Predicted 3D model of a 73-nucleotide RNA (transfer RNA) from a Deltaproteobacteria bacterium.
It matches the Rfam family "tRNA". The family's RNA type in Rfam is transfer RNA. About the family: Transfer RNA (tRNA) molecules are approximately 80 nucleotides in length. Rfam links the family to the GO term triplet codon-amino acid adaptor activity.
The coordinates come from a structure-prediction model, not an experiment, and the mean pLDDT is 82.
RNA sequence: GGGCCGGUAGCUCAAUUGGGAGAGCGCUGCGUUCGCAAUGCAGAGGUUGGGAGUUCGAUCCUCCUCCGGUCCA
Numbered sequence: 001g002g003g004c005c006g007g008u009a010g011c012u013c014a015a016u017u018g019g020g021a022g023a024g025c026g027c028u029g030c031g032u033u034c035g036c037a038a039u040g041c042a043g044a045g046g047u048u049g050g051g052a053g054u055u056c057g058a059u060c061c062u063c064c065u066c067c068g069g070u071c072c073a
Base pairs, nucleotide, nucleotide: 001072002071003070004069005068006067007066010025011024012023013022019056027043028042029041030040031039049065050064051063052062053061
């Protein structure tokens, strides 16, 4: 320098014809308990790496760019 894969909540990851952004763990509150753990219920938390474009509409399609992994030279 080139090819491929990945980047979504604090962490690990979903979201398949382009249309409601979600799960588990964690966090907060409440219940349960003498108290803790465990468990039940409720809640907060997101510029979907960044920018531009296409579209009525983009996590998803196109282009540029940043970061990480891997292969080739």